[in-house]
A computed fold for a 365-nucleotide RNA from a Gemmatimonadota bacterium, annotated as Bacterial RNase P class A. The sequence was found by an Rfam model in a public genome assembly.

């Protein structure tokens, strides 16, 4: 100076004018609801989005027990909790800073692994090789060390043996088990032992083995008001809650009908829920970090067909042209893109800015 690599911001700031939505005050009307005026304070995001996890709160009765099913899978911490986050191991990828990871088990058992190749797993002879026999066409018998096929073919590499060959044998490298030695672990080290060595992959293929998990959701649930037809009809001794089974348990019923189905009728109005929170922000302590204590300050949307826009003026900030290089004119405020019960995450989307003791190149000195 250029690329990249990790982090953070967050669509301008301030001031005025007028317009929206809450909330408060004060004055007027009004029985009241609320209505007019005035003031004061406030008013979309990092992803509000996906609805994929996880609570939190409401309900279901007081939410038990088990199968089945679903999820998750290395270790150690954090968190209200996860399928999230932080460290750390151990694999990939990248020159590197970084950056993915569906990471238990294939020695329990099934399934699968096309074509090609002879053979695709207690799997193998197609060319070669070596023996033997031969009518010279080939037969029979040994072998897996060279080829070949393929994604993958009975560990490599060398030496010895041998008819020719093979862990047959041996050395070392590889695995496997075991011992030390560091390490909370997961795991790495080791000139340590033992052993010819289980018979390849693949479990986002059934399964196996640890662990989690009640059900539905703010259209959840509650109140007032109001209207109508708490109707009819058919089954009925059982029934009904708990996503599916099963026990259990509780409620309600047995002709004065629990309740199932089925069909018609009313109402869809209006207030809560609805925002103080696992809250935000300073500081100051631990801890490599997620975080975690503590002190100290703040209140920062509640709509309800769904509000925050318009114009001026400044200062920032960018982009273009000009330039005397001091600056001037003009234009934008750039993408993705609006809360609707709330909070901790992932995912996807995406422009401009800033820092970084982080990386690679390039020049200079």
């Nucleotide at each position: 100076c250029c690329g990249g690599g990790g982090a953070g911001u967050g669509g301008g700031g301030c001031g005025g004018u007028c317009g929206c939505g809450g909330c408060c005050c004060g004055c007027c009307g009004g029985a009241a609801a609320c209505g007019g005026c005035g003031g004061g304070c406030u008013g979309a995001g990092g992803a509000a989005a996906g609805u994929c996890c996880g609570a939190g709160c409401u309900c279901c009765a007081c939410a038990g027990g088990g199968c089945a099913g679903a999820c998750u899978g290395c270790c150690a911490g954090g968190u209200a909790a996860c399928g999230c986050c932080u460290g750390g191991g151990c694999g990939c990828c990248g020159u590197g800073a970084g950056g993915c990871g569906a990471c238990g088990g294939a020695a329990a058992g099934g399934g699968c692994c096309a074509c090609a190749g002879a053979a695709a797993a207690c799997a193998a002879a197609c060319c070669g090789c070596c023996c033997g026999c031969u009518u010279c066409g080939g037969c029979g018998g040994g072998u897996a060390a060279g080829g070949g096929u393929g994604a993958a073919a009975a560990g490599g590499u060398g030496g010895g043996g041998u008819a020719a060959g093979a862990g047959c044998c041996c050395a070392c490298c590889g695995c496997a088990c075991c011992g030390c030695u560091g390490g909370u672990a997961a795991c790495a080290g080791c000139u340590g032992g033992u052993g010819g060595c289980a018979c390849g992959g693949u479990a986002a293929c059934c399964c196996c083995c640890a662990g989690u998990c009640g059900g539905a959701g703010c259209a959840a649930g509650g109140c007032c008001a109001a209207a109508u037809a708490g109707g009819c009809g058919a089954c009925g001794a059982g029934g009904c809650u708990c996503g599916g089974c099963c026990c259990g348990a509780g409620c309600c019923g047995u002709u004065c009908g629990a309740g199932u189905c089925g069909u018609g009728g009313g109402u869809a109005g209006g207030c809560c829920g609805c925002a103080c929170g696992a809250g935000g922000u300073g500081g100051c302590g631990g801890g490599u970090g997620a975080c975690c204590g503590u002190c100290a300050u703040c209140c920062c949307a509640g709509a309800g067909a769904g509000a925050u826009g318009a114009c001026c003026g400044u200062c920032c900030g960018u982009c273009u042209g000009c330039u005397g290089c001091g600056g001037u004119a003009g234009g934008c405020g750039a993408a993705c893109a609006g809360a609707a019960c709330u909070c901790g995450g992932c995912u996807u989307a995406c422009g401009g800015c800033u820092c970084c003791a982080c990386c690679g190149g390039c020049a200079c000195c």
Its Rfam family is "Bacterial RNase P class A". Rfam's curators write: Ribonuclease P (RNase P) is a ubiquitous endoribonuclease, found in archaea, bacteria and eukarya as well as chloroplasts and mitochondria. By type it is a ribozyme. The coordinates come from a structure-prediction model, not an experiment, and the mean pLDDT is 76.